[in-house]
C1' cells in the first nucleotide's frame, strides 16, 4: 500500500459498487420452461350469444376461448457451483486435403398418388397410492407405401488443372438407391432436395502452464505395422494377426497440492503474490454407471440401474434430489428479502395479439469498500468561570475556545410542483402502387415512483468520534501503583519521585469513521537475470583422470539457425493509460486513441555466435640434446644404538624422582670385556632445501618406471580448458587372514601425588606399531585460499638450467621464500606464488540452536561413512579490531612487602569495645583490609534518643494581628514519687502619646520517625602511589591511537636524548610552618661573665648587654666547587669546605577517579510518615545484665629486679566557682589556717638515673586480682552504678600452640610529665611533651600491595568474571516401539444390475417387425495377499525452556 474480510468503540446524509472465502453439509414451502387452436381429434372448466325452462337450470363446439391428449418447436440457451482435473484442461499460434451444424440468409428445383394404425373420448377391471391392464371406436404438418430426380450418395472407368505425402478440384458418360404436408383471413405461413453463406461445435498439432529425487526406472493395447469393424470425422477408438518396441536425468513413473485465462494487489522495474465481483473456456449437478431422444446431451428442474440418506404406506409397494431465486437448520470470526415488475434489454413459442421468463430491471438489509456533502461562518480579552500544571500575593494552559453580537441555510422539518427512461410496439386516420408493404399524424403502454429534481417557509437550529503521545514515530505533565496490577510490533517499561502500567489535564494523527487481528507484496541487493558471496563472519569438493554438458586461437569463402530491421495476421470485450464527454463535482459511466512488451507468417541485412569448406602457427602435443631430485615399485647390502643369550672380570647396590616407592639384585645385578642372535629405525650431511596431483617421500646400491625443467625450433596443425554422474588414489586409527615382534606403547597392574586422582610423574605391560594380501574412505586431508588463461611498480635471497671470456648484465626460463607500491579488503592483512584487473567451467553458502541428529536409501564384516530434514526454541550466534580489567603469562621497578634484627599480641588477671544471649528496656549507628579504648574530648540524676508509671495538648524563641489586665515573679499552704494541680498573700513606670510585662486568641509548630540506594557538606581507603587529562596537528571507515611510546636517569610523567608531534593543565617538586648553625635588632618577669652591695642561703639588690635564652628580621645548601664515568640528564668519591650534603629531619598539603564505602543521630535538605502523639514534661529503671566468643589495651610472671634511705637533671602545658607556696592536724586519702599569682615573676611539679642498704630464685619481700572492715572527697543524691586512702586478705600467672602485629635513628624499646572533656569519675583511652637510648638490612628467589611496557582472553557487574556436563523437579514438541485403529490407490479370484453391441429367434400366411433367451463388456458387492500413508500406545531415547 492492499482486502469478498472479521472483531472493539463510535455513527448525520447521499451516490456507485459488493455481500457463505467454512459443510460439493442436509433441506420444509413457494416460484425458476414453456408455447402453438393459423397442425389435429375434440370440449373438462369459464364467458358471450341463441333456444327451452318447473326460474333451480338444461340444450347448442355454432362463437370467444381451452384442461387433458396426439403433433410441432423449445427444453443442450439462460442461471448456479469449483468437488474432480497437473490434463491438449487452459492460454497462444496453426491445421482439418480427416469433420458436423436445427432455427436464419441467398440461389435452383419440386410438392403426384395411396394406405394402415394410435392417444384422447367411451366401457370394464386391479391397486391404499403411484400407476397399470383389457375391449370398442377416431384424426392429423404423427406413421407407411408407390411415383417423379438432381450439382445428392454409391459402383465402373476417363481427361484436365493444382497441391503438401495420403490426395483435392473441374468436366463429361453409364448403372443402382433415396423426397415432400399441409393450414389460410388468399396477402402469406409452412414442407422436400441440392448448393453456398453465416453462426456454433468436434478433432489434431507446436510452444507455454505447480511442489517433492528421502519418488529412478515406467509400460502389454503398451509402441508400431497389415486388415477389418466403428464414428459426423482421423486415430489401438475396438478386434484379429505380425514385429518388439515406446517414455525417461532437458526428470518418465509415483505421491501431494490445484479449475485455467483475461485480470487483481504490490513493486522504479525485473519480479512476487492472486484467480471474489465482470468476461471467455472447462468440469460438475445426492454418489457411481448406462444409454435413449435429438441438429446438438450421454442431458441441473429427462429416463433406467446400483448405493447412501430422507419421506409416504393399508407393509404388498411407492416418492425425492435448491452447486436456480428467496428461505430453513447446521458449520463458522463471518456474508442479506420466503420483496416488486415483465415498463425497458434479452430469450422461447406463436402470423400476430399475446403467453412464459427468480435471465433481467428495480426495491429492501449491511459503514463491507470507494467517492462526495454536512455537523456552521465572521466578530468577540474582563484573555471570564471551571479544570489542569507551576518556581504559587502570582503565572502558564485549555483559549477566540465559551458567553455575547451579527450573518448564512447545504443538511433537516413542513408545504407545493414534478421528470427523462417510450420506440422501429399496439390501435386508429391519412398518403404513395391494387389488397399488402412503406411513410406521416393522433391516441395508448412505467415496476422503480410522487422517486430524482425544482420552489417557498422556519431556525444554528438535527449531526464527532477513535487511536496514540519512551525510541523507531507526529504528540508531556500531574496523581495513583510499587517487579504488584499491568503494558509490549522490536528494543524494552514496572522493585516509592514511571513522559512506557491505571486515571486526569493537555497535545498529536486521522475523521463518519478510527483502531486491532488475519493474509499478500514492498522495504529485503535477506535466493542477487537486472543485482550477492565463499583466507578468518555461513560457504572451495581430500586429490587426479575423465563420458555427457558448458566455453574455446588466427585468416578466407559460403550458409542464414541464433541476432537485427521492415511488412502482414493475430493478441475478444471489459480492465490499466491518455484525450474528450455525461450524471451539480467525484466515485461511476460513455466515446475515441494508445498500449497489450507475446505468438505466427513473410521479405531483407550478415558485424558477432553457430553450421559447412579451405588455409595458418602463437595454444597444445611430439622429436633431438642435456639437467636436478628423500618421485614410485621390487631386490640386495651396511654400520651405530637397543634388547636378549653364553662366557669372563668384579661387588653391593642398581634404577627412578620435585622427593620417594613399586621394580631388579649375594641363585652375583648395575658396570665392564668378548662372541652370537633378533627386530625396527636410519645420527652427522640437513637448509626459509628438493621431489610428487594430493595423501606423502630421507642409510647405501642395482633393476624397472613416471613426471618436471632448459636449449634447438625439426614435426602435427586447435588436437584445447573445465568437468555433474562415474571411476582411481587417498595420513593416522580401526577390521579380516597369515607371519613377525627389538624398542615404544592405548587397555590393564602396581608405586607415588592428592581431600579424592579411574590423570599428569615412576616401574612394568597386551593389542597395535613392522611385512604380505584384502577392507575402511575419513582428518585443523590447511595456504582454513578450486582449476585454467591473460595483464599489472619495485627491492632482496635460495634451487635447477641457459646466453656470455667474465665475478659486466635491470640478461633469460622454470620453481621456491621475505619486504613493499598501486589496487583490494570490515579489518587483520594480501600484494606477479593476489585476497588486484578480466574471462571460462565446476563445487559450495543463505541467522543461532535442535543437528551433521532422526527417518528412509546406498555402501561396509563391523566400527561406521555418504545423502540429509522437521517440530520446537532464542534474539541473537559470529568476524576483525579498540580501551580497560584479569592471568598459579613475560620483562623492568618500588614499599618495614619479604629477609636481617628489636619488642609485642595470641596463654593469665583486670580495663575497655564488639558479637551473642538475656531483658520491660538492655536506645541508635559503625561490620574484611577501610567496624570493634570507633561516633563518645567524661552514661550515678541530667546527658538520653530506650523501658515502666503518671501528666499536658501546645512548651521555648521570634514575628504579625486583635482583645483584656496591671502585673509577672517571689513568698507560703495542701496534695503528690515528681511533674503538676488547687489555694493564700504582696505588688509597675509615664512627658498620658505610650513603653514594658503578663494572660487569652489567630497564623506560622514539633519529631534522634523512614529513606546515606533521592541529596549537599564532611570523612575513610587505594595512596603522598605517580599518575590523570586537554588544545592544535597527524593518523585510522570507526571505537580509538599519537603526545604519555623507545634509550638512559630519578623518590617522582624528575630530567636528558631520540621522535608526527608541538605545547598546556591537574598532580610531583618548590613556595608555608617547626627543628638543627650563625648574624643583626631588642633586654622584662628571663640571664649573671666581669664590678659592687647583702644574706644562714638563693640574681636577693645596684648594675651589665658578654653568655644562655626569648622573638622578629636575615644569612646558609645550590650537585655550587674538585676528581672520575657518561653525548646529556645524572651517578660515584672515607673528596674539600661546612652546623648541616645530595629531598638535612619532621609537619601541613591527598590529582582524575574507585568502593551506589560511611554518616538523614553534628548540621542542612527532596520525598514519605505521626499530630490528645512517633510531639512534650516528669519519677524510677536501663544504656554498667552474663553459660560464652573476638578485638584493643594495662599489670605481671621478676635479680638489667623488688623494697628502704639519700641525691640530680626536663620540656610542653594549665590555673580565680582556679592553681596554691608555707604552717598545723591525720599513717593516709584529706582537713583547718594562710600567702603569692589572671602568670618567662606565684603555683601544679618529674621518673627512670646516680649513691648506699636489704632480699637470693621461692608462687617468693615477685604479682597484685578478689573479698572483709574502716574512711576521705565530689555531688540534691555514690543501692543498682563513682574515684581515692588505710588495715587485712593475697587468686591466676614461672614468658605463652597454630598463627600474627609494629619499627630503619634520636627510630624501636623504656621512663615519667602535661592537657582537653570534667562537680566527681570508672583515663590502663586519646592528644601532646621531654629524659635515657639500641640492634639490623646479604639481598629481591619467594608472600602481600603498587607503578610502567608487552602478551593471551569466549571477561566488561570486568576472575568474588565467565562457564561445561551429570543428577533432582516442572512444562513442551519430537524419534523408536509389542500392539490397536483409519485412509486412498494398485493387483489376483468370485459374483455381476441397467444398458449398448453381437447371436438366436417364440409370434406372424409372407414381409416389415419382434417378446424372450444366450454371450462380451461394466458400475457395484465379496474375498485374498502385499505395498504406501496417517492417528494412537505400555515402555523407552535424546532435545528445548524454566
Nucleotide at each position: 500500500g492492499a482486502u469478498g474480510a472479521a472483531c472493539g468503540c463510535u455513527a448525520g446524509c447521499g451516490g456507485c459498487a459488493g455481500g457463505c472465502u467454512u459443510a460439493a453439509c442436509a433441506c420444509a414451502u413457494g416460484c425458476a420452461a414453456g408455447u402453438c387452436g393459423a397442425g389435429g381429434g375434440g370440449u373438462a372448466a369459464c364467458g358471450a350469444u341463441a333456444u327451452c325452462u318447473u326460474c333451480g337450470g338444461a340444450u347448442a363446439g355454432g362463437c370467444g376461448a381451452c384442461g387433458a391428449c396426439c403433433g410441432g418447436c423449445g427444453c443442450a440457451c439462460g442461471g448456479g457451483u469449483g468437488a474432480g482435473u497437473a490434463a491438449c484442461g487452459c492460454g497462444u499460434a496453426u491445421g482439418u486435403a480427416a469433420u458436423c451444424u436445427a432455427c436464419c440468409u441467398u440461389u435452383a428445383a419440386c410438392a403426384g398418388g395411396a394406405g394402415g394404425a394410435u392417444a384422447g373420448c367411451c366401457c370394464c377391471g386391479a391397486g391404499a397410492a403411484a400407476u397399470c391392464g383389457g375391449g370398442a371406436u377416431u384424426a392429423a404438418u404423427a406413421c407407411u407405401c408407390c411415383a417423379u430426380a438432381g450439382u445428392a450418395a454409391u459402383c465402373u472407368a476417363a481427361a484436365g488443372u493444382g497441391g503438401c505425402a495420403u490426395c483435392a478440384c473441374u468436366u463429361a458418360a453409364g448403372g443402382u438407391u433415396u423426397a415432400a404436408a399441409g393450414c389460410u383471413c388468399c396477402g402469406g405461413c409452412g414442407g422436400u432436395u441440392a448448393a453456398a453463406g453465416a453462426u456454433g461445435g468436434g478433432c489434431a498439432u507446436g510452444c507455454g502452464u505447480g511442489a517433492c529425487a528421502u519418488u529412478a526406472g515406467u509400460u502389454u493395447g503398451u509402441u508400431g505395422g497389415u486388415g477389418a469393424g466403428g464414428u459426423a470425422a482421423c486415430g489401438g477408438c475396438u478386434c484379429a494377426c505380425c514385429a518388439a518396441g515406446a517414455c525417461u536425468a532437458c526428470g518418465a513413473u509415483g505421491u501431494c497440492u490445484a479449475g485455467g485465462g483475461g485480470u487483481u494487489c504490490u513493486g522504479a522495474g525485473a519480479g512476487g503474490a492472486u484467480g471474489a465481483u465482470c468476461c471467455c473456456c472447462c468440469a460438475c449437478a445426492c454418489u457411481g454407471g448406462u444409454a435413449c431422444u435429438g441438429a446438438g446431451a450421454c442431458a441441473c428442474g429427462g429416463a433406467c440401474c446400483a448405493g447412501a440418506c430422507u419421506c409416504c404406506u393399508a407393509c404388498g409397494g411407492g416418492a425425492g434430489g435448491c452447486a436456480g431465486c428467496a428461505g430453513u437448520g447446521a458449520g463458522g470470526a463471518a456474508u442479506a428479502u420466503u420483496g416488486g415488475u415483465c415498463a425497458a434489454u434479452g430469450g422461447g413459442g406463436g402470423c400476430a395479439a399475446c403467453c412464459c421468463u427468480g435471465a433481467a430491471c428495480c426495491a429492501g438489509c449491511c459503514a463491507u469498500g470507494c467517492c462526495g456533502c454536512g455537523u456552521g461562518c465572521a466578530g468577540g480579552a474582563a484573555g471570564a468561570c471551571g479544570g489542569c500544571c507551576c518556581u504559587a500575593u502570582g503565572g502558564g494552559u485549555u483559549g477566540u475556545a465559551a458567553a455575547c453580537u451579527g450573518c448564512u441555510u447545504u443538511u433537516g422539518u413542513a408545504c407545493g410542483g414534478g421528470a427523462a427512461u417510450a420506440a422501429u410496439g399496439g390501435u386508429u386516420u391519412c398518403u404513395a402502387c391494387g389488397u399488402g408493404u412503406a411513410g406521416a399524424g393522433a391516441u395508448u403502454u412505467g415496476a422503480a415512483g410522487g422517486u430524482a429534481c425544482c420552489g417557498u417557509a422556519c431556525g444554528a437550529a438535527u449531526a464527532a468520534g477513535c487511536a496514540u503521545c519512551g525510541g523507531c514515530u507526529a504528540a508531556c505533565u500531574c496523581c495513583g501503583u510499587g517487579c504488584c496490577a499491568g503494558c509490549a510490533g522490536c528494543c524494552g517499561c514496572g522493585g516509592u519521585a514511571a513522559u512506557a502500567c491505571g486515571g486526569a489535564g493537555g497535545a498529536u494523527g486521522c475523521a463518519g469513521g478510527c483502531g486491532u487481528u488475519a493474509u499478500c507484496c514492498g522495504g529485503a541487493u535477506u535466493u542477487a537475470u537486472u543485482a550477492g558471496g565463499u583466507u578468518u563472519a555461513a560457504a572451495g569438493g581430500g586429490u587426479g583422470c575423465g563420458c555427457a554438458g558448458g566455453c574455446g586461437g588466427u585468416c578466407u569463402u559460403u550458409u542464414a539457425a541464433g541476432u537485427c530491421a521492415g511488412u502482414g495476421g493475430u493478441g475478444a470485450a471489459a480492465g490499466u493509460u491518455u484525450g474528450c464527454a455525461g450524471c451539480u463535482c467525484a466515485a461511476c459511466u460513455g466515446u475515441a486513441a494508445a498500449a497489450u512488451u507475446g505468438c505466427c507468417a513473410u521479405u531483407g541485412a550478415u558485424a558477432c555466435u553457430g553450421g559447412a569448406a579451405g588455409a595458418c602457427u602463437u595454444g597444445a602435443a611430439u622429436a633431438u640434446a642435456g639437467u636436478a631430485g628423500a618421485g614410485g615399485u621390487a631386490g640386495g647390502c651396511g654400520g651405530a644404538a637397543u634388547g636378549u643369550g653364553u662366557a669372563g672380570u668384579g661387588u653391593a647396590g642398581c634404577g627412578g624422582u620435585g622427593a620417594a616407592a613399586u621394580g631388579c639384585u649375594u641363585a652375583g645385578a648395575u658396570a665392564u670385556u668378548a662372541c652370537a642372535c633378533a627386530g625396527a629405525a636410519c645420527a652427522c650431511c640437513a637448509a626459509u632445501u628438493g621431489c610428487g596431483a594430493a595423501g606423502g617421500c630421507a642409510g647405501c646400491u642395482c633393476a624397472c618406471u613416471a613426471a618436471a625443467c632448459u636449449a634447438u625450433u625439426a614435426c602435427u596443425g586447435a588436437c584445447g580448458c573445465u568437468g555433474a554422474u562415474g571411476g582411481a588414489c587417498g595420513a593416522a586409527a580401526g577390521c579380516g587372514u597369515g607371519g613377525g615382534g627389538a624398542g615404544c606403547a592405548a587397555a590393564c597392574a602396581g608405586g607415588a601425588u592428592u581431600a579424592g586422582a579411574u590423570a599428569c610423574c615412576c616401574u612394568g605391560g597386551u593389542a597395535g606399531u613392522c611385512c604380505a594380501c584384502g577392507c575402511c574412505g575419513u582428518a585443523a586431508a590447511c595456504g582454513a585460499u578450486g582449476a585454467u588463461u591473460a595483464c599489472u611498480c619495485g627491492g632482496u635471497g635460495c634451487u635447477a638450467g641457459c646466453g656470455a671470456u667474465a665475478u659486466a648484465c635491470u640478461g633469460u626460463u622454470a620453481g621456491u621464500g621475505c619486504c613493499u607500491a598501486a589496487g583490494c579488503g570490515a579489518a587483520a592483512g594480501u600484494g606477479a606464488u593476489a585476497a588486484g584487473u578480466a574471462a571460462u567451467c565446476c563445487a559450495c553458502c543463505u541467522g543461532g540452536g535442535g543437528a551433521g541428529u532422526a527417518c528412509g536409501a546406498u555402501c561396509g564384516c563391523a566400527a561406521g561413512a555418504u545423502u540429509g530434514a522437521a517440530a520446537c526454541u532464542c534474539a541473537a550466534a559470529g568476524g576483525a579490531a579498540u580501551u580497560g580489567a584479569c592471568g598459579g603469562g613475560g620483562g623492568c621497578c618500588c614499599g618495614c612487602a619479604c629477609a636481617a634484627g628489636c619488642g609485642g599480641u595470641g596463654g593469665a588477671g583486670c580495663a575497655u569495645g564488639u558479637g551473642g544471649u538475656u531483658u520491660a528496656a538492655u536506645u541508635c549507628g559503625a561490620u574484611g583490609a577501610u567496624a570493634c579504648g570507633c561516633g563518645a574530648g567524661g552514661a550515678a540524676c541530667c546527658u538520653u534518643a530506650c523501658c515502666u508509671a503518671g501528666g499536658c495538648u501546645u512548651a521555648a524563641a521570634u514575628g504579625u494581628a486583635g482583645a483584656u489586665u496591671g502585673a509577672c515573679a517571689g513568698a507560703u499552704u495542701g496534695u503528690g514519687a515528681a511533674a503538676g494541680c488547687a489555694g493564700u498573700u504582696u505588688u509597675u513606670c509615664u512627658u498620658c502619646g505610650g513603653a514594658c510585662a503578663a494572660u487569652c486568641u489567630u497564623c506560622a509548630a514539633g519529631g534522634u520517625g523512614c529513606u546515606g540506594c533521592a541529596u549537599g557538606g564532611c570523612u575513610g581507603u587505594c595512596g603522598u602511589c605517580a599518575g590523570c587529562u586537554c588544545g592544535u596537528g597527524c593518523u585510522g571507515u570507526g571505537a580509538g591511537g599519537u603526545g604519555u611510546c623507545g634509550g638512559g636517569u630519578u623518590a617522582a610523567g624528575u630530567c636528558c636524548c631520540a621522535u608526527a608531534a608541538c605545547g598546556a593543565g591537574c598532580g610531583c617538586a618548590a613556595c608555608c610552618c617547626c627543628u638543627a648553625u650563625c648574624u643583626u635588632u631588642a633586654g622584662u618577669u628571663g640571664c649573671c661573665a666581669g664590678c659592687g652591695a647583702g644574706u644562714a642561703a638563693u640574681g636577693u639588690c645596684g648594675g651589665g648587654g658578654a653568655c644562655u635564652u626569648u622573638a622578629a628580621a636575615g644569612a646558609g645548601a645550590c650537585u655550587g666547587c674538585c676528581c672520575g664515568u657518561g653525548u646529556a640528564a645524572a651517578c660515584g668519591g672515607u673528596g674539600a669546605g661546612g652546623a648541616a650534603g645530595g629531598u638535612g629531619g619532621g609537619g601541613a598539603u591527598g590529582a582524575c577517579g574507585u568502593c551506589a564505602a560511611a554518616u538523614c543521630a553534628u548540621c542542612a535538605c527532596g520525598g514519605c510518615c505521626c499530630u490528645u502523639a512517633c510531639g512534650u514534661c516528669c519519677u524510677g529503671g536501663g544504656c554498667u545484665a552474663c553459660a560464652c566468643a573476638c578485638g584493643u589495651g594495662c599489670u605481671a610472671c621478676a635479680a638489667u629486679g623488688g623494697c628502704c634511705g639519700g641525691u640530680a637533671c626536663a620540656g610542653a602545658g594549665g590555673g580565680c566557682a582556679g592553681c596554691u607556696a608555707c604552717c598545723c592536724c591525720g599513717c593516709g586519702a584529706g582537713g583547718g589556717g594562710a600567702u603569692g599569682c589572671g602568670a618567662a615573676u606565684c603555683u601544679c611539679a618529674a621518673a627512670a638515673g646516680c649513691c648506699g642498704g636489704u632480699c637470693u630464685c621461692a608462687g617468693u619481700u615477685c604479682g597484685g586480682a578478689u573479698u572483709g572492715g574502716a574512711g576521705u572527697c565530689u555531688g540534691c543524691a555514690a543501692c543498682u552504678c563513682g574515684a581515692c586512702u588505710c588495715c587485712a586478705u593475697g587468686a591466676a600467672g614461672c614468658u605463652g600452640g597454630a598463627a600474627u602485629c609494629g619499627c630503619u635513628a634520636g627510630u624501636a624499646a623504656u621512663c615519667g610529665c602535661g592537657c582537653a572533656u570534667c562537680a566527681g569519675c570508672c583515663a590502663u583511652g586519646g592528644c601532646g611533651c621531654g629524659g635515657u637510648g639500641a640492634a639490623u638490612a646479604c639481598g629481591u628467589u619467594c608472600c602481600c600491595g603498587g607503578g610502567c611496557c608487552u602478551u593471551g582472553u569466549a571477561c566488561a557487574c570486568a576472575c568474588c568474571g565467565c562457564c561445561c556436563g551429570u543428577c533432582a523437579a516442572g512444562c513442551c514438541a519430537u524419534g523408536g516401539a509389542a500392539g490397536c485403529u483409519g485412509g486412498g490407490g494398485g493387483u489376483g479370484c468370485c459374483u455381476g444390475a441397467a444398458g449398448u453391441c453381437a447371436g438366436u429367434g417364440a409370434c406372424g400366411g409372407c414381409a416389415a417387425g419382434g417378446a424372450g433367451c444366450u454371450g462380451c463388456c461394466u458400475a457395484g458387492g465379496g474375498u485374498a495377499a502385499a505395498a504406501c500413508u496417517g492417528g494412537u500406545a505400555a515402555c523407552u531415547g535424546g532435545g528445548g525452556c524454566u

Source information: Small-subunit ribosomal RNA from an uncultured prokaryote, 1442 nucleotides, folded computationally. Its mean pLDDT, the model's own confidence on a scale to 100, is 83. RNAcentral holds the sequence, with entries from ENA. Its Rfam family is "Bacterial small subunit ribosomal RNA". Its family is annotated with ribosome and structural constituent of ribosome in the Gene Ontology.